[in-house]
Context: one part of a larger RNA
RNA sequence: GAUUGAACGCUGGCGGCAUGCCUUACACAUGCAAGUCGAACGCGAAAGCGGAGCAAUCCGCAAGUAGAGUGGCGAACGGGUGAGUAAUAUAUCGGAACAUUUCCAGUAGCGGGGGAUAACCUGUCGAAAGAUAGGCUAAUACCGCAUACGCCCCACGGGGGAAAGCGGAGGACCGCAAGGCUUCGCACUAUUGGAGUGGCCGAUAUCGGAUUAGCUAGUUGGUGGGGUAAAAGCCUACCAAGGCUACGAUCCGUAGCUGGUCUGAGAGGACGAUCAGCCACACUGGAACUGAGACACGGUCCAGACUCCUACGGGAGGCAGCAGUGGGGAAUUUUGGACAAUGGGCGCAAGCCUGAUCCAGCCAUGCCGCGUGAGUGAAGAAGGCCUUCGGGUUGUAAAGCUCUUUCGGCCGGAACGAAAUCGCACUCGUGAAUCUCGAGUGUGGAUGACGGUACCGGAAGAAGAAGGACCGGCUAACUACGUGCCAGCAGCCGCGGUAAUACGUAGGGUCCGAGCGUUAAUC
Repeated sequence: GAUUGAACGCUGGCGGCAUGCCUUACACAUGCAAGUCGAACGCGAAAGCGGAGCAAUCCGCAAGUAGAGUGGCGAACGGGUGAGUAAUAUAUCGGAACAUUUCCAGUAGCGGGGGAUAACCUGUCGAAAGAUAGGCUAAUACCGCAUACGCCCCACGGGGGAAAGCGGAGGACCGCAAGGCUUCGCACUAUUGGAGUGGCCGAUAUCGGAUUAGCUAGUUGGUGGGGUAAAAGCCUACCAAGGCUACGAUCCGUAGCUGGUCUGAGAGGACGAUCAGCCACACUGGAACUGAGACACGGUCCAGACUCCUACGGGAGGCAGCAGUGGGGAAUUUUGGACAAUGGGCGCAAGCCUGAUCCAGCCAUGCCGCGUGAGUGAAGAAGGCCUUCGGGUUGUAAAGCUCUUUCGGCCGGAACGAAAUCGCACUCGUGAAUCUCGAGUGUGGAUGACGGUACCGGAAGAAGAAGGACCGGCUAACUACGUGCCAGCAGCCGCGGUAAUACGUAGGGUCCGAGCGUUAAUC
């Protein structure tokens, strides 16, 4: 000098854009953060309104709505944190023995049956959480049978294995009817290829310590067996005795890694906040289940610590999600708004959910921009300070005169971000069809949290807006008074013991400026 996720002191007008627990991976009150689908399925209220009745009550609408349940998909994404990890990680370059929900393209199919079970009803136990017995019922839930182009196994003879429907529309035909049937869309089954994603292996690189020199028994390799989606001591039995190491094994300490950030002419050095990629973790330790995918932050089980409820028998919980609280600390924000946009989940869709996200709030924390007025004005006013008492300086500074009105305050107007989805018309495709569905074109209407914000216009009026540090040398900037090795200053050298440009105050000056200094840290 540059820089910072900074803090502290003094000061503080406005705006834009960013950033904001670096410390206790400490403990957490409260609310929200993952749901959705009635076009898979069976059930199914109430308030309220209307009617009848003396009333109890009944009937209709509310409404097949709310709601819970079975089932499907999602919940493995998104969001947080950096404890662990020095290599099961990361970065780069390669590799072969793999998996894959959804998506795209292809091939083949989607036939016929069965038995249950939740919800619900009736009981029982329990303070509760909840549990349990009996009875009824549905499905795209579950299980056989049939079929098998691909597929799997094989001793090549053969053997094995699947499915589910739902919705829209409709001319002929069948049916008493429901419907069959046809067609379209979505879904379902098997399989092939692809895309994307993920799992695995290798090479190279990746902090300090030798006051850590030897380490290793599933250890190194082989065979048989097991196991996985897949290679492999991944596991196991037997056999052999190997494997690593001064090119630093092992051990100890420290640490998430990278793109990058800061600095520097560069080489390098230091760092790894925000943003992006990967990894790891989710109260601590362990384990598996479900699933395409987890050994799963807002799932399950076991153990532990802690907190809470309890009728003492037993139960409940996990903010390193967003806010917020206590604590720690020099120190770090609102228990805000909206799904309008972007993106995600579910759904045919309408839509619902979304503390992701988009916005707003707080803080000079940082960067950038603007303002605090402009011109004129010498009697060089008054006052202050200094003085050699002549004057000098503050100083065109002020006052005065002439103007302007940014920003702020006031009044009025007022956005972009929003065109998709949707409706209508037409064309094309599908199709027996003018139905439905899909694609395209045209057209119409709706939708804004931010926000009455940005921006624009208007009126008034210099009106509301400057401080901080320093002035001995380094280092730009000097005098007076006070003090008298005292009080004090100080980054280094050093000042202060009676004329202190170095302490304190004042006048003046210098440097920055909504900031200025100090401290800490890096180059």
This is a predicted structure of a 523-nucleotide part of an RNA (small-subunit ribosomal RNA, 5' domain) from a Betaproteobacteria bacterium.
NCBI's taxonomy places the organism under Bacteria, Pseudomonadati, Pseudomonadota, Betaproteobacteria.
Model confidence (mean pLDDT): 87 of 100.